Overview
Model confidence (mean pLDDT): 84 of 100. A computed fold for a 113-nucleotide RNA from a soil metagenome, annotated as SAM riboswitch aptamer (S box leader).
[in-house]
RNA sequence: UCUUAUCCAGAGGGGUGGAGGGAUCGGCCCUGCGAAACCCCGGCAACCGGUGCGUGCGAGUAUAUCGCGCGCACAAGGUGCCAACGCCGACAGAGUGAUUCUGGGCGAUGAGA
Numbered sequence: 001u002c003u004u005a006u007c008c009a010g011a012g013g014g015g016u017g018g019a020g021g022g023a024u025c026g027g028c029c030c031u032g033c034g035a036a037a038c039c040c041c042g043g044c045a046a047c048c049g050g051u052g053c054g055u056g057c058g059a060g061u062a063u064a065u066c067g068c069g070c071g072c073a074c075a076a077g078g079u080g081c082c083a084a085c086g087c088c089g090a091c092a093g094a095g096u097g098a099u100u101c102u103g104g105g106c107g108a109u110g111a112g113a
Stems, first nucleotide, its partner, number of pairs: 001113007012041005020030003024090004042082003047078002050074010086106001091103004
C1' cells in the first nucleotide's frame, strides 16, 4: 500500500511525569481533584491461534482415525482495547415544525497479501 471483517456491548487502579488530550477541521467535552508518555499490576473482548463438546460432509473395511465446514463453551498464547456510539458533525440523498434516517468518505483494530 491492497483486500476483507468489525466499530450504539464491555473493561482501571498505582508509580514516574508535569500540560496537554479526545486522528484531521469545526463543535462539544476531558484534564493541576493531575493531560500526554513510560512502567507495574488488574481487567474487557473473542479477530487470529489453541483446547473441549456437539454436529454436517468427505476419506477410510470401520462404531477406530484423519481432513474440511458450522455451532456452543473456555481463556494459560499473538494482537487490540479499558470517558462520552468511532463523543457529535464534515460529502451525498430522503424526511421533518424541530429532533431524524440511509449511504459514502476518513479513521481505528484484526486477519490475509